This is a predicted structure of a 316-nucleotide part of an RNA (large-subunit ribosomal RNA, domain IV) from Pterocladiella luxurians.
Context: one part of a larger RNA
């Protein structure tokens, strides 16, 4: 000096990206227990009290009760720190074997599409689907529950459609030419006729891929614009939420919390660039998740010190 432990005056997060690490708490008995809530929970909530040994007393089955005394008295070790606000994901579960356990995946629930069984689907085979049969099987999206899921079919895709147009090879073939020849046969060319999917056209379909405007003016203070006009569009963003895990300007504005807050919470809406199953918005419970605050606690720090053990280094 380093590592691992132990102890520490006064203060107690002033440390730091961050209470990281450490400390605190801890088992048992008794009391007591809030908001919220899907009435199950939350909950060991929180918060408090007790205990060993000796003697006496009364009731006595007593390890119980009371009083007094004694004094480390749950523990040699092992054994939750707690509370509040918010984000995300409902939950239990699974995941990057060896940097990531999460807000990712899955999930129950919801919806759409395909499939009538020699089923669809699995590239092919064996076969699976299935010794199943639409309350079944397969594919896709969403992701408990509660309240909901608006408008657009112009584009792309998909579905439907004995009419019309376009649409290949092939088949049939009048007729013409060649073959010595106005026959037959053979060869070549060929009007015309038949000819599918598809395309075109028409209709439907968004929990299919996707999309969901601009300008100008207007109310008797001002401001704002219920309203009016106009252009464009297939249709112009509804409910909800909103400086958000989305907000550039931005440390937005106001309020709360602090002596002091680019974080946090509530509200506003001027949404650069929210928005409804690539779901919208809530939500009790849950989480080695993320942000913020408080109590307790402490060598994290002010500011370091000592001790033990092990090693390194220097001298001998």
């Nucleotide at each position: 000096u380093u590592a691992u432990a132990u102890u520490g005056a006064a203060g107690g997060a002033a440390c730091u990206c961050a209470g990281c690490a450490a400390a605190u708490u801890a088992a048992c008995u008794c009391u007591g227990u809030a908001a919220g809530u899907u009435c199950g929970c939350a909950a060991u909530a929180a918060a408090g009290a007790g205990a060993g040994c000796c003697a006496a007393a009364a009731u006595u089955u007593a390890u119980a009760u009371u009083u007094g005394g004694u004094a480390u008295a749950a523990a040699a070790a092992u054994a939750g720190a707690a509370a509040g606000c918010a984000a995300c994901g409902a939950c239990u579960g699974g995941u990057u074997a060896a940097c990531a356990a999460a807000a990712c995946c899955a999930c129950a629930g919801g919806a759409c599409u395909c499939u009538g069984c020699a089923a669809a689907u699995u590239a092919u085979u064996u076969a699976a689907a299935a010794u199943g049969u639409a309350u079944a099987g397969a594919g896709u999206c969403u992701g408990a529950u509660g309240c909901c899921u608006g408008c657009c079919c112009a584009g792309u895709g998909c579905c439907u459609a004995a009419a019309a147009g376009a649409g290949a090879a092939a088949a049939a073939a009048a007729u013409a030419a060649g073959u010595a020849g106005u026959a037959a046969g053979c060869u070549u060319a060929a009007a015309u006729u038949u000819g599918a999917a598809u395309u075109c056209u028409a209709g439907g379909u968004a929990a299919a891929c996707g999309g969901c405007g601009g300008u100008u003016c207007u109310a008797a203070c001002u401001a704002u614009a219920a309203g009016a006009a106009u252009c464009c569009u297939u249709a112009g963003g509804u409910a909800g939420c909103g400086a958000a895990a989305u907000u550039c300007a931005u440390u937005g504005a106001c309020g709360g919390g602090u002596a002091a807050a680019u974080u946090c919470c509530g509200u506003c809406c001027u949404g650069c660039a929210u928005g409804a199953a690539a779901g919208g918005u809530u939500u009790a419970a849950c989480g080695a998740u993320u942000g913020c605050u408080u109590u307790a606690c402490u060598g994290u720090c002010u500011c370091c010190a000592a001790u033990a053990u092990a090693a390194a280094u220097u001298c001998g």
The organism belongs to Pterocladiella, within Eukaryota. Rfam family: Bacterial large subunit ribosomal RNA.